[in-house]
Molecule: Bacterial RNase P class A
Organism: Verrucomicrobiota bacterium
RNA sequence: ACCGCAGGUCGGCUCAUUGCUACUCCUGAGUAUUCAGGAAUAGAGGAAAGUCCGGGCAACAUAUAGCAGCUAUCUGGUUAACGGCCAGUUCCCGAUUUAUCGGGAAGGAAAGUGCUACAGAAAAUAACUGUCCGUCAGUUGGCGGGUAAAGGUGAAAACGUGGGGUAAGAGCCCACGACAUAGCGUGGUGACAUGUUGUGUGAGUAAACCCAUAGCGUUGCAAUGUCAAGUAAGCAGGAGUUUGAGGAUAGCUAGUCCGAUCCUGUGGGUAGACAGCUAGAUCCCACUAGUAAUAGCGGGACGAGAUAAAUAAUGAGCAUCCGCCAGCUGGCGGAUACAGAACCCGGCUUAUAGACCUGCUUUUUUU
Numbered sequence: 001a002c003c004g005c006a007g008g009u010c011g012g013c014u015c016a017u018u019g020c021u022a023c024u025c026c027u028g029a030g031u032a033u034u035c036a037g038g039a040a041u042a043g044a045g046g047a048a049a050g051u052c053c054g055g056g057c058a059a060c061a062u063a064u065a066g067c068a069g070c071u072a073u074c075u076g077g078u079u080a081a082c083g084g085c086c087a088g089u090u091c092c093c094g095a096u097u098u099a100u101c102g103g104g105a106a107g108g109a110a111a112g113u114g115c116u117a118c119a120g121a122a123a124a125u126a127a128c129u130g131u132c133c134g135u136c137a138g139u140u141g142g143c144g145g146g147u148a149a150a151g152g153u154g155a156a157a158a159c160g161u162g163g164g165g166u167a168a169g170a171g172c173c174c175a176c177g178a179c180a181u182a183g184c185g186u187g188g189u190g191a192c193a194u195g196u197u198g199u200g201u202g203a204g205u206a207a208a209c210c211c212a213u214a215g216c217g218u219u220g221c222a223a224u225g226u227c228a229a230g231u232a233a234g235c236a237g238g239a240g241u242u243u244g245a246g247g248a249u250a251g252c253u254a255g256u257c258c259g260a261u262c263c264u265g266u267g268g269g270u271a272g273a274c275a276g277c278u279a280g281a282u283c284c285c286a287c288u289a290g291u292a293a294u295a296g297c298g299g300g301a302c303g304a305g306a307u308a309a310a311u312a313a314u315g316a317g318c319a320u321c322c323g324c325c326a327g328c329u330g331g332c333g334g335a336u337a338c339a340g341a342a343c344c345c346g347g348c349u350u351a352u353a354g355a356c357c358u359g360c361u362u363u364u365u366u367u
Base pairs, nucleotide, nucleotide: 001363004360005359006358007357008356009355010354012318013317014316015315016314017313018312020043021042022041024039025038026037027036028035029034045338049349050348052347053346054345055344056343057220058219059218060217064254065253066252067251069216070215071214072213073212074088075087076086077085078084089106090105091104092103093102094101095100107211108210112209113208114205115204116203128151129150130147131146132145133144134143135142136141159177160176161175162174163173164172178201179200180199181198182197183196184195185194186193187192224275225274226273227272234266235265236264237263238262239261246258247257248256249255282301283300284299285298287296288295289294319336320335321334322333323332324331325330
């Protein structure tokens, strides 16, 4: 210096004119926080998107139990909390080449029930070819018993190699291993690693049913609260007034509470204003602790709050990128991504022209 991988920041700027919205102040008229004018300050994001998670806040509500349902599932740390983030452990996959990077998974199959196409005798109480023993025959076979070492099928066929033993064989026995599991020792907060002793030996599947452990109140700013205005609880039917109709409590049951009016059908009136609404689990800087995520202490800052929805339009210039000309730092032309708050915050996922920063690896060059 190039390539590759990973992470992060910015993502247009300035001036002028005109226009829109909000808080504050001033002036005038009014008295409903209203109207008009002026000044100054500010005015859409890193994702505002998706609505996939977690909360704040509000209401039910004084609050419970069971069943069903849903969520989570390797270890530790962090956080208000999370299925997030940080750091690690074991296994698998890929790249690279010997140690690093990236990605994925992670309670239980020895509680039980299922499933594993096709092929194959058989997918677990196995016997097609074969082989051993006995017997009949004298042919290439019949009958009875044994076998799972050899062969075939298959992704997978009763753990592997060697030896002994046997009629022939088999963990039947032995040695060394593989896998699972229990005890003990050492290291680690832990998941685990490692050594040793013992026991055991069909595989896979639990985004199959299921089992184990832990947890979950619901709804959602169209929540909720206040004010104003207006009308007909009018008509019909039914139920009920403590022997409780009806209602609240996410689903069902129970329980608890409210309760004198309620349910069904029909019919009539209103739909306006205010609050909620932005000073926070907030942001920036420095120091300390920590591998880090993050935490603590100190100092500083105060940002849109619209309501059919404001946050803009025009002009000039700058910046960045692309192309052409020139050969000097210029000229001409074109382009400038994804995209727009609606109660707020922390995450995840998706989209994104271009510019910059940091770390690691390979290759090359120079000293």